[in-house]
RNA sequence: UGAUAGAGGCGCGGAAUUUAUCAGUAGCACAAAGGCUUUAAGGCAAUCGGCUUUGUGUGAAAGGAAAUUUCGCCGAAGGCAAACGGAUUUGCCUUAAACCGUUUGUCUGGGUCGUCGGGUAACACCCGCCGGACUGUCGCGUUUUGCGGAGGGCUAUCGGA
Numbered sequence: 001u002g003a004u005a006g007a008g009g010c011g012c013g014g015a016a017u018u019u020a021u022c023a024g025u026a027g028c029a030c031a032a033a034g035g036c037u038u039u040a041a042g043g044c045a046a047u048c049g050g051c052u053u054u055g056u057g058u059g060a061a062a063g064g065a066a067a068u069u070u071c072g073c074c075g076a077a078g079g080c081a082a083a084c085g086g087a088u089u090u091g092c093c094u095u096a097a098a099c100c101g102u103u104u105g106u107c108u109g110g111g112u113c114g115u116c117g118g119g120u121a122a123c124a125c126c127c128g129c130c131g132g133a134c135u136g137u138c139g140c141g142u143u144u145u146g147c148g149g150a151g152g153g154c155u156a157u158c159g160g161a
Stems, first nucleotide, its partner, number of pairs: 001159006009074001011073009027058008037046001039096006077108010109135002112132003116128004137149004
């Protein structure tokens, strides 16, 4: 220096099935009232309904989650920024947010607990900053134990220089 194979553990991610939640919510039907406005902001259009509220009846789903099974793996994977593409939400238009995918750059060894913040229907769960203890790895040392670094790292084997 190249290739191959491995390790860290409540380890990472995907798929399918089931279950709870979503929710007595959205929607639909009927009735009544209302000059009122349909994810957010702005504009246009329409005018008694494709708007709002109340009552009665009926009544979901997606996303997210847990368990089981299974597949692929150890920058597994996740975040941030930019670019490109897609789909969705209102009658139409513009912008924004959120969602899916690809590429580039950059950050994070790992899981766990906690404050705060964001997403979300949610105190579940996910993400981020910070902090605590723990853990794997390498280096240094006074080698008991302590200090420090980062995965482009570490260990093993084979090959090349």

Lysine riboswitch aptamer from a bovine gut metagenome, 161 nucleotides, folded computationally. The sequence is in RNAcentral, with records from MGnify.